[in-house]
Context: one part of a larger RNA
RNA sequence: UGACGGGGGCCCGCACAAGCAGUGGAGUAUGUGGUUUAAUUCGAAGCAACGCGAAGAACCUUACCAGGGCUUGACAUCCGACUAACGAGGCAGAGAUGCGUUAGGUGCCUUACGGGGAGAGUCGAGACAGGUGGUGCAUGGUUGUCGUCAGCUCGUGUCGUGAGAUGUUGGGUUAAGUCCCGCAACGAGCGCAACCCUUACGGUUAGUUGCUACGCAAGAGCACUCUAGCCGGACUGCCGUUGACAAAACGGAGGAAGGUGGGGACGACGUCAAAUCAUCAUGCCCCUUAUGUCCUGGGCUACACACGUACUACAAUGGCGGUCAAACAAAGGGUCGCGACACAGCGAUGUGAAGCCAAUCCUAAAAAGCCGCCCCAGUUCGGAUUGCAGGCUGCAACCCGCCUGCAUGAAGUCGGAAUUGCUAGUAAUCGCGGAUCAGCAUGCCGCGGUGAAUACGUUCCCGGGCCUUGUACA
Numbered sequence: 001u002g003a004c005g006g007g008g009g010c011c012c013g014c015a016c017a018a019g020c021a022g023u024g025g026a027g028u029a030u031g032u033g034g035u036u037u038a039a040u041u042c043g044a045a046g047c048a049a050c051g052c053g054a055a056g057a058a059c060c061u062u063a064c065c066a067g068g069g070c071u072u073g074a075c076a077u078c079c080g081a082c083u084a085a086c087g088a089g090g091c092a093g094a095g096a097u098g099c100g101u102u103a104g105g106u107g108c109c110u111u112a113c114g115g116g117g118a119g120a121g122u123c124g125a126g127a128c129a130g131g132u133g134g135u136g137c138a139u140g141g142u143u144g145u146c147g148u149c150a151g152c153u154c155g156u157g158u159c160g161u162g163a164g165a166u167g168u169u170g171g172g173u174u175a176a177g178u179c180c181c182g183c184a185a186c187g188a189g190c191g192c193a194a195c196c197c198u199u200a201c202g203g204u205u206a207g208u209u210g211c212u213a214c215g216c217a218a219g220a221g222c223a224c225u226c227u228a229g230c231c232g233g234a235c236u237g238c239c240g241u242u243g244a245c246a247a248a249a250c251g252g253a254g255g256a257a258g259g260u261g262g263g264g265a266c267g268a269c270g271u272c273a274a275a276u277c278a279u280c281a282u283g284c285c286c287c288u289u290a291u292g293u294c295c296u297g298g299g300c301u302a303c304a305c306a307c308g309u310a311c312u313a314c315a316a317u318g319g320c321g322g323u324c325a326a327a328c329a330a331a332g333g334g335u336c337g338c339g340a341c342a343c344a345g346c347g348a349u350g351u352g353a354a355g356c357c358a359a360u361c362c363u364a365a366a367a368a369g370c371c372g373c374c375c376c377a378g379u380u381c382g383g384a385u386u387g388c389a390g391g392c393u394g395c396a397a398c399c400c401g402c403c404u405g406c407a408u409g410a411a412g413u414c415g416g417a418a419u420u421g422c423u424a425g426u427a428a429u430c431g432c433g434g435a436u437c438a439g440c441a442u443g444c445c446g447c448g449g450u451g452a453a454u455a456c457g458u459u460c461c462c463g464g465g466c467c468u469u470g471u472a473c474a
Stems, first nucleotide, its partner, number of pairs: 001474002003471003007468007015458002019422005026312008034303002042053002064298007073128001077127002079124005086104001090099003108117003130287002133285003139281002141276003144272001146270001151190006157166003170181003196264004201232007210222003214219001235258001238252005314415001318374005324369001332363003337356002341352004381412001386407007428450007
């Protein structure tokens, strides 16, 4: 100087407390461990691995396994020879591939029409290719975490023999090393804040596909709604009280908004030899008729069990039916696409097909409401599981997809010890959309609707910041 203390002081955080809803019990989905397996590819491991890499494993993906093949190779550059390239149909085979036929087919630049050149293919030789093989403890890059915590440092000066100290401590204050005052310090840098995006109010400009004071419509218009550019607006600016005449705090006025208005992006010096050699790049090591590469099939989907994360429930604040005049969103997506509407079907869906490259058309039905039935039961709760019959995608749904109808109707009556999230348009609850994607969503990322309870307080648990103290630790 740090680190540590079941030392002290001050302070903060959904850290506790006060509340609300959960998890832990059931079924299912999904990830992981374990076990099994020819293979169940690999990575991730307290917080900070476990609906994680994976924004989507039937083939492909795919890295794993079995079998069948190739060896200058599936891919790149160089050399030589030959041939224009290319190429339907046929046979064998699981396919890769092999055999064979030649049906077609003769391109570009240049030419003195002999040819030459570029590009492409086949064969051959080697230089080489190739490796999701190893090492994240050789690395770059990227990321997580402490933590959006308020800290981390430097120059000059001063003090100390020195390591170092001071500044950065102290008195107040703040979300903040934020600001004020004081002070052997005076300044400065990286962080904080602001500048950026979005949301809440207004003005102005612009009106088509949007809107409607006119109109049946066509049209007309741009007031309103809305869209999207610019501008204004909030600064403790004003008033009062407290304070040290400061910084600031508290209350008030005005205001759409008040003290950082709400949300986001933004992550200092560093810590964890944290994660990643399987995104990519890369040193070294290793393989080279195989640890490379092609193909078919299988596996990644196994199942005495254990754990994590979710979904659905156990019901009456509910379930079912009616469609009852039915009503109200936001944000997205759409041409190999979204598909109205009509018809067929109980339905999934099919057939025909308008419109839309979209403020125009479509997706699209928003869900929570109203009326009736059920009367507390393993039920008109719950929907697992299984049987049959179908639909869709796709070469192909056996292993191993999703959906529909009929039948079947399991566990489950609110969950032990323990444990999680959340402070406001939040929790809870309700539906809608998108990426990935042929098909496949209870996951993920977004969107809006309805909309709470509680916070006395900081003694205690956890984490963190500053000062101080002890130490046999570095």